[in-house]
RNA sequence: AACUUAUCAAGAAAGGCAGAGGGAAUUGGCCCUUUGAAGCCUUUGCAACCCUUGCAGCAUCAACUCAACUGUAAGAAGGUGCAAACUCCAUUCCUGAAAUUCCGGGAAAGAGAUAAGCC
Numbered sequence: 001a002a003c004u005u006a007u008c009a010a011g012a013a014a015g016g017c018a019g020a021g022g023g024a025a026u027u028g029g030c031c032c033u034u035u036g037a038a039g040c041c042u043u044u045g046c047a048a049c050c051c052u053u054g055c056a057g058c059a060u061c062a063a064c065u066c067a068a069c070u071g072u073a074a075g076a077a078g079g080u081g082c083a084a085a086c087u088c089c090a091u092u093c094c095u096g097a098a099a100u101u102c103c104g105g106g107a108a109a110g111a112g113a114u115a116a117g118c119c
Stems, first nucleotide, its partner, number of pairs: 003117006013043005021032003027090003044083003049079002051075007087111001091108006
C1' cells in the first nucleotide's frame, strides 16, 4: 500500500525561518495569499479515536464478582490527529411551491481524510 470498523455541520493561533504559491488528484467554480502561500521549527490550544478513573450490566450465585466485553459519567498524563470556508462546492435519487433552471430539506454512491485494528 491493501483490507475491516467508526467518525467527518462542532472546536482550536501566535511567533521565528522562508519567499510564491495554496485549498488531495483531473476539470470547472468559488475562495485564501506579498497586510506573506507551501514547507520547516517553537510555543499555545482544540478534540476525545486510542487512553485513564468511577458506576452499571454481563452476574437468579453455594459464595465471591476479577479480567474481557457492552453502556454511561468524568478526566486529559501519555500515543496519534487537528487549528479558513460542510471533507470549500460538483454525482444520483426523494422531497417543498405551478416549476425542467435556481433555492431549501432528506437519503445514497464515489473519491478522500483521521483513528483503532489486521496480515
A computed fold for a 119-nucleotide RNA from a Chitinophagaceae bacterium, annotated as SAM riboswitch aptamer (S box leader). It matches the Rfam family "SAM riboswitch aptamer (S box leader)". From the family's description: The SAM riboswitch is found upstream of a number of genes which code for proteins involved in methionine or cysteine biosynthesis in Gram-positive bacteria. The organism belongs to Chitinophagaceae, within Bacteria.